[in-house]
RNA sequence: CUGUGAUAAAGCCGAACCUAUCGGAAGAUAGGGGCGGAAAGUCACGGGUCUUGAAAAAGCUAAAGAAGAUAGCCGGGCUGCCAUG
Numbered sequence: 001c002u003g004u005g006a007u008a009a010a011g012c013c014g015a016a017c018c019u020a021u022c023g024g025a026a027g028a029u030a031g032g033g034g035c036g037g038a039a040a041g042u043c044a045c046g047g048g049u050c051u052u053g054a055a056a057a058a059g060c061u062a063a064a065g066a067a068g069a070u071a072g073c074c075g076g077g078c079u080g081c082c083a084u085g
Base pairs, nucleotide, nucleotide: 002085003084004083005082012037013036017032018031019030020029021028022027035072041078042077043076045075046074047073048070049069050068051067052066
């Protein structure tokens, strides 16, 4: 530098659900919990999905657009632990 990921191992993360708080919502944070994870670390760049109070747009609705959420939906970028070749 690079390949691989085992009923190993030092450690790590923490689904659903419950409680509290925040948010208009999707959802987020903390504690409990433990389904799982070898990037379940990180970045909304491409696609997907979800939300839409205010602002924008608009006669209304839909679409488009916009604003957000999701990295534990997929792809991609960056970084990294252990073991082993």

The prediction has a mean pLDDT of 75.
The RNA shown here (c-di-GMP-I riboswitch aptamer) has 85 nucleotides and comes from a Desulfobacterales bacterium.
The sequence was found by an Rfam model in a public genome assembly.